[in-house]
């Protein structure tokens, strides 16, 4: 960089640390009643593991379920909202609002 899947659920009144953080834009927020980072704790179940079933029957693929001591991930606010396009709403080609789909981002697995 590309592909596929997921992205409205869930997770601490702990220790350390000291001023920043929420990707980016514009907003709006969180933060000395203590941010980031680190440790512990927790959540989830993508990969992996185990069981059952189906397809195939060489390898393997798919579905459902279980555990979680393995490899990751995550633990304010929907991915906090938004950014492009379309539809609706409107006297109106604008703004606002609502909805849908993209884009971007994040995570996993593969290339």
């Nucleotide at each position: 960089u590309c592909u596929u899947a997921u992205u409205a659920a869930g997770a601490g009144u702990g220790g350390u640390g000291g001023a920043g953080g929420g990707a980016c834009u514009g907003g709006c927020c969180c933060g000395a009643u203590g941010a980031a980072g680190c440790c512990c704790g927790g959540c989830a179940a993508c990969c992996g593991u185990c069981a059952a079933g189906c397809u195939a029957u060489c390898c393997a693929g798919c579905u459902u379920g279980a555990a979680a001591a393995g490899g990751u991930g995550c633990c304010a606010a929907u991915u906090c909202c938004u950014g492009c396009a379309g539809a609706g709403u409107u006297c109106a080609u604008a703004a606002g609002c609502u909805c849908u789909g993209a884009c971007a981002g994040a995570u996993a697995a593969g290339a």
Molecule: SAM riboswitch aptamer (S box leader)
Organism: Thalassobacillus devorans